[in-house]
This is a predicted structure of an 82-nucleotide RNA (c-di-GMP-I riboswitch aptamer).
Its Rfam family is "c-di-GMP-I riboswitch aptamer". Its family is annotated with cyclic-di-GMP binding in the Gene Ontology.
The sequence was found by an Rfam model in a public genome assembly.
Of the family's consensus pairs, 95% are formed in the model.

RNA sequence: CAAACGAAAAGGCAAACCAUGUGAAAGCAUGGGACGCAAAACUAGAGGGCCUUACUUUUUAAGUUGGCAGCCAGUUACCGAA
Numbered sequence: 001c002a003a004a005c006g007a008a009a010a011g012g013c014a015a016a017c018c019a020u021g022u023g024a025a026a027g028c029a030u031g032g033g034a035c036g037c038a039a040a041a042c043u044a045g046a047g048g049g050c051c052u053u054a055c056u057u058u059u060u061a062a063g064u065u066g067g068c069a070g071c072c073a074g075u076u077a078c079c080g081a082a
Stems, first nucleotide, its partner, number of pairs: 005080002012037002017032006035070001041075003047072002049068003055063003
C1' cells in the first nucleotide's frame, strides 16, 4: 500500500409505530421515535428479485404504470486493535 476483517474512539444513518402532507395503489416527504446498520452512502433506462395496477387486452392472467438499494448485485468511501 492492497485485499480481507470489525475491537476502540469520533462522527453518521434510522425499522416498526405515531402525526401531517402527497399518491389510484405500492410507496414517498417532513417531524417525532430507535429495531437495527461498517457501507442502512450512491445506482431502479441498458443485472436478478420483490411490491403495485389509475390504464389496456385475448381478464384465475399478461401488458403497461409507479415503486423498493434496510433482498441479492454494481460503484465509491471514514477509522485501524487483533